[in-house]
Context: one part of a larger RNA
Order: sequence, then structure tokens, then C1' cells
RNA sequence: GAGUGAACGCUGGCGGCGUGGAUUAGGCAUGCAAGUCGAGCGAUGUUCGGCUGAACUGGAGGCCGCAAGGCUGAAGGCGAGGCCGAUUAUAGCGGCAAACGGGUGAGUAAUACGUGGGUAAUCUACCUUUAAGUUGAGGAUAGCCCCGCGAAAGCGGGAGUAAUACUUGAUGUUAUCCCGAAGGUUAAGUCUUUCGGGAAGAAAGUGCCUUGAGCAAUCAAGGUACGCUUAGAGAUGAGCUCACGCCCUAUCAGCUAGUUGGUGAGGUAACGGCCCACCAAGGCUAUUGACGGGUAGCUGGUCUGAGAGGAUGGUCAGCCACACGGGGACUGAGACACUGCCCCGACUCCUACGGGAGGCUGCAGUCGAGGAUAUUUAGCAAUGGGCGAAAGCCUGACUAUGCGACGCCGCGUGAGGGAUGAAGGUUUUCGGAUCUUAAACCUCUUUCGAUGGGGAAGAAAAUACCGGUGGUAACAUCGGGACUGACGGUACCCAUAGAAGAAGCCACGGCUAACUCCGUGCCAGCAGCCGCGGUAAUACGGAGGUGGCAAGCGUUACUC
Repeated sequence: GAGUGAACGCUGGCGGCGUGGAUUAGGCAUGCAAGUCGAGCGAUGUUCGGCUGAACUGGAGGCCGCAAGGCUGAAGGCGAGGCCGAUUAUAGCGGCAAACGGGUGAGUAAUACGUGGGUAAUCUACCUUUAAGUUGAGGAUAGCCCCGCGAAAGCGGGAGUAAUACUUGAUGUUAUCCCGAAGGUUAAGUCUUUCGGGAAGAAAGUGCCUUGAGCAAUCAAGGUACGCUUAGAGAUGAGCUCACGCCCUAUCAGCUAGUUGGUGAGGUAACGGCCCACCAAGGCUAUUGACGGGUAGCUGGUCUGAGAGGAUGGUCAGCCACACGGGGACUGAGACACUGCCCCGACUCCUACGGGAGGCUGCAGUCGAGGAUAUUUAGCAAUGGGCGAAAGCCUGACUAUGCGACGCCGCGUGAGGGAUGAAGGUUUUCGGAUCUUAAACCUCUUUCGAUGGGGAAGAAAAUACCGGUGGUAACAUCGGGACUGACGGUACCCAUAGAAGAAGCCACGGCUAACUCCGUGCCAGCAGCCGCGGUAAUACGGAGGUGGCAAGCGUUACUC
């Protein structure tokens, strides 16, 4: 000199863009952060419509009777209940998602990361594409109902029901395995191509349309959209593996028995001591540093420097690891799973004392510790994600907003003229000098701020609607006009008034730009180094003046 996720002191007008728990990976009240699909399924309610319709009411009319009266009873009214259709909501079964997105850096010196290879040792849901198929049957179970136990969390028994849930039969192409033949390839029956034979092995429907049958419910055939099954290819993602690189320490010199290798068996998607049995006795290591100890997430990058290098890894991006501490598996294409499960432990809470519940290193927020780090905000309008045929729903991702001069950048605090060189301050050799064109005064301007008007871009898609083309239609595809904004009446523009509302901080002995007076008297104090202060201190304290930077200035800490 440059830099910082900074802090502290004094001061503080505005805006834009960034950025903000570096310490206790300490403990957490509260709310939210992962759902969605009724076009997979059976129920249960709401509302509306249609059909049917008990009971009640009504009393025309009829019958009996001499009469009083009794019996019967149509239309109409009211309308429980039942069935069907539509609508909307809810718990459950089922599917997909929940392994992403978000946080943190504790652990980790290598099962990490970076760069470049290998996988002929592998897997890959959703997506794209190619080919073939989508057939028959069955038994359960939740919800619901009945009963019981428990304070609760919750649990048990009985009866009974559905499915794209579950089980099983059929068929089955190029995939898998076995046998045989021919060709290619390789270090190797190591891999592969073609042909023939054999073995085992799949599936699920739902919405809509047309036609036909039927009083209807519905059924059949064909089509269409979304699915389902098998196999191949692709894309994407992941696993494993090799080489090189990757901090300090020898006051760590020897380390190692699943250890090193082989054979066989198991296990895995897959190679492998990954695991096991047996056999052999190996394997690593001295400046190419094993083993141990300390420290640490790694990288793209960032800071500095002419470079070489040194330091660093916050925000953003890639990878890894972790989710109260430790261990374990289940489900699944994918986890050994932050807001899933089980066990042990610590802690907190509820309890009827028998037993239960919980996990902010998600977004806000709180306590604690600390020199120190923000709103318990708005919205899904955009971008992206999940589910869904879609409308849409969910999304503390994200987009916005609030707070902090924490940083960078920009703007302003006025401009021009103006000497009676005013008053006042300071100083003085008492003549003057200086603050000083500075002010006053005159002429202007109005950025920012204030007030009042106007007022965006970010939004175009999807769906629905209308039209064209193909199709009888469903549907497919193309075109069109509409709909949709949290920020926000924000940005921006115009107008109005008026210099009006807006400057400080540090230094002035040398290094180092900038000097005098007063006070103090080795005191009080200053100080980065040299050093100042003991009666004329340009070095302490104040004042005037001057220099530097400026909405900042200085100090402290750290890096080059």
C1' cells in the first nucleotide's frame, strides 16, 4: 500500500447492487418448511335434480242406519326412507413423490477431493425410441359395524367388503440358463455374432366416443387418451476401480494374524478377505517416511504480488460428510433415509405412576455464551420441483419485503457575482496580519428529500373458448382472441414551494502533507518506531489556524 462475512469509538442526507451466527455440531416455546391423485377402490356425509314413496293430513264420493251416528275412502297437501345422476368434503386401502430441494462443516489426511483413464466386473424409477403382448381364476384385508382394555398414546376380539392391493393358471419374441455346430476376437472358453434343440419365467385396468343388444341397470365389438407386462437401444444418474497430485511432526522407527497371498463356498447390481473354512508366510517401511501424534471438509476460486510464490476456501458453483450421541436394518429403481422405523444412552415434557411423547446443523423466532451477525413479514405473479388426463393443489426452494454505512458504486449538502477587506475570534513588533469572497447583499438553479397528480416492463404459456385440417365421434394437430402481478400505486414521468431539510472524522517533531498562542512543569499525560514533558513544549491538555480523507473518518485484529 492492498484486502476482510469484521468489531469498537466519534459522526451520519439519499439511492442501486450485494452481503449478514466466523463463538456453544450448546439447549429450544410457537407457527410454517411434502404432498398429490375420486380419470385405481369401497365407504361415509353436504348441496342440487329426477324417479319411487311409508306415516300424517285431507275429506269429494259410496255403503249401512228412521235418526244420532258408524264404516269405507278419490283428488289435493306434507313428505321419513329407498334408487339414480351431478356436486363438494372427509378418514381409509392403492399409486407416485417423499433418496430432490433446504441446512451445517462436527468428523475425515483418505472408502474424501482434483485431474485423467478403466468397467470385457456393474445397476439405473420417471423420459425417448424399437418390437411383441395386455388372457383365465381365486382367497384375503383396511375403512365401516358390534364388543372389550387403557388416564392417554394406543391396542385386542368378532362379523363382513373393494381395487391398477395380493396369490395363482395359460400364452410367451430378440432377454437368462443348459447342450450342440460354424465364424470373429483376446494374454486367457476372455468376450462376442449366427443357427438348431431344451428349461424356467409376464401383465391391470380407468375415462371418453361410435355402433349393436336391452324398459333400464348394463353388456359386447371397434376406436381414442392415460396406463400395465416382456425384451432391445438411448439419455440421465450412480456404484466400483487404477495412476498422479494433496498440511505439520523422527522429542513417533519399526508396523501388521483377516494381517499378505492361494483354493473352495457364501454374499453383492458388480470385482474383491467383502465374509467364512482350509493352506502357505507373507505385506508395508528410512528423506520415495510405514505406523503413531497434531491440525483440517476438498475444489473451481478469493486476497496479495511485476511474476514466481505466499495466505485463504465466507457468499455463488461442483463433490464429500453429518442430522440429539452411538448402533442397526426395513421399504424402495435409488437410503442404511434431517422433519421414516427399531434398540441403547443423555436430556426435556405429559401421566390416573401402570405407561407414553420429542429431536430447528430447514425459514422465522427464543435463551445462553460472545467484541459480534437480521423480520416469529408477503406471495406462489415469475423461475424451478412433486402429484394429477386436466382444472388445480402443495412448495419458508424461490421471488419479493423489513433491519444493519457491513461492503462496493453513484448523487447531494448549492451555483455565479460580491471589499465598507464589516462585526466577531485568534495573533501582534500595536503599524498590522489572518479566518476572508468566506459571510452579509444581489442574480439564479431545484438534483435528492417533501407534497400533489399520472403511471409501467417483468405475462406469456398451459387449460378452457372460437375457428381450420384429419376423423362419424372421442381425439390429434395448427391458428386466433381472451384470462392471470406478491412486489405496488413501486420504478419512472410531470407539477408546486423554497437555498430551503442534509458534514463530519483524524492528524499537524521526523518518518509524513500540515504552526502559532495559552495552560501544565519528568506532574498530568503522549507514543507505530525514534522519542516528547524537570518554566518560553510546533510532540501533553485547550484554542485559533492549517493539511488529509469524506457520509464517512480513525483505532484494533488478521493476511499478502
Predicted 3D model of a 560-nucleotide part of an RNA (small-subunit ribosomal RNA, 5' domain) from a groundwater metagenome.
RNAcentral holds the full RNA, with entries from SILVA.
It matches the Rfam family "Bacterial small subunit ribosomal RNA". Gene Ontology terms of the family: structural constituent of ribosome and ribosome.